[in-house]
RNA sequence: CGAUGAGGUAGAGGCGCAACUAACAUGAGUAAUGUGCAUGAGGAUGACAACUAUGACUGUACAUGAAAGGGUUAUUUGCCGAAGCACUUAGUUUCUGUCAGGAAUCAAGUGUUGGUGUAUAUCUGAAUAAGGUAUAUACUCUCGCAAAGCGGGGAGCUACUGAUCGA
Numbered sequence: 001c002g003a004u005g006a007g008g009u010a011g012a013g014g015c016g017c018a019a020c021u022a023a024c025a026u027g028a029g030u031a032a033u034g035u036g037c038a039u040g041a042g043g044a045u046g047a048c049a050a051c052u053a054u055g056a057c058u059g060u061a062c063a064u065g066a067a068a069g070g071g072u073u074a075u076u077u078g079c080c081g082a083a084g085c086a087c088u089u090a091g092u093u094u095c096u097g098u099c100a101g102g103a104a105u106c107a108a109g110u111g112u113u114g115g116u117g118u119a120u121a122u123c124u125g126a127a128u129a130a131g132g133u134a135u136a137u138a139c140u141c142u143c144g145c146a147a148a149g150c151g152g153g154g155a156g157c158u159a160c161u162g163a164u165c166g167a
Base pairs, nucleotide, nucleotide: 001166002165003164004163007161008160009159010158011157014080016079017078018077019076021074022073023072024071032064033063034062035061036060037059038058042051045100046099047098048097049096083113084112085111086110087109088108089107091105092104093103094102095101114140115139116138117137118136119135120134121133122132123131124130141153142152143151144150145149
């Protein structure tokens, strides 16, 4: 000096990422419960059990009347694969009980996305809020190049530093 390897440490991007706590609004005069009236045999994801003419389910009137997730603001904390998404495995919770199935959640593994904005479509959601995914586009960070631009992306980039091998 070069090569190898996810070596080690510390950093950068910016409406940067995520979490906790508190308050507020929405959820909602909704769900649910009780009473009265009407109706009259099933209802709940499927089967069984249980419930049900001592009235299922539904409608209506009155009375009582929530909650969760998500959101806004403020503080604090951890950080820069921060974090998110998909699939698989194991567990937990939930849909009246059991089985099946569905939904949610946590851990691990694999794969994938550099970050943010806007638009369209779709999914979740009470929602026109917000979020996820895909596509397009704009800005931006970083590296490479024959560079007014084109291309790549985090196992990356920058700085320092260590190990092995070669000259």
Notes
The RNA shown here (Lysine riboswitch aptamer) has 167 nucleotides and comes from Piscibacillus halophilus. The prediction has a mean pLDDT of 80. It was read from a public genome assembly, where an Rfam model found it. Its Rfam family is "Lysine riboswitch aptamer". Its family is annotated with lysine biosynthetic process in the Gene Ontology.